[in-house]
The RNA shown here (c-di-AMP riboswitch aptamer (ydaO/yuaA leader)) has 143 nucleotides and comes from a soil metagenome.

RNA sequence: CGCCGAGGCCGUUUCGGUAAACGGCGCGGGGGACCCAAAGUUUGGCAGAUUGAGCCGAACGGGGGCGAGGCAGUCGAGCGGAUCGGCUGCGGGGAUAAUCUUUCGUUCCUAGCCCGUCAGCUAACCUCGUAGGUGUGGCAAAG
Numbered sequence: 001c002g003c004c005g006a007g008g009c010c011g012u013u014u015c016g017g018u019a020a021a022c023g024g025c026g027c028g029g030g031g032g033a034c035c036c037a038a039a040g041u042u043u044g045g046c047a048g049a050u051u052g053a054g055c056c057g058a059a060c061g062g063g064g065g066c067g068a069g070g071c072a073g074u075c076g077a078g079c080g081g082a083u084c085g086g087c088u089g090c091g092g093g094g095a096u097a098a099u100c101u102u103u104c105g106u107u108c109c110u111a112g113c114c115c116g117u118c119a120g121c122u123a124a125c126c127u128c129g130u131a132g133g134u135g136u137g138g139c140a141a142a143g
Stems, first nucleotide, its partner, number of pairs: 001135004008025007026130006036120001040060007062118001063115004070090008091110006100143004104138001
């Protein structure tokens, strides 16, 4: 000076400071009404009864968030499960600076972490974060 990312800027105090704590603005996330959407499987009881629907109980199965990081098939490990790894396809995300955008070509990624049986959307309202990592890759075309 750039890149990924929300992760930037300003101020006050301590204490000299590129530090710490706090505050403001900006940016990003979560929770949270009406309406809308949704309302698992099996089984027992109740009333009712052509079937079915309804109410109560029990057992089984969980579910969700940040992020691009998802889906399907196939092979192996495993117990035929959960899960992990490889391959293929579809899909998704980034770079290719020197004002920016798009296209072509090239190239890389498709992780990790968290909540804890709980959360659809959601106005008001409540609340949290403002990290971390990294370095040249076509002197291409159009606007």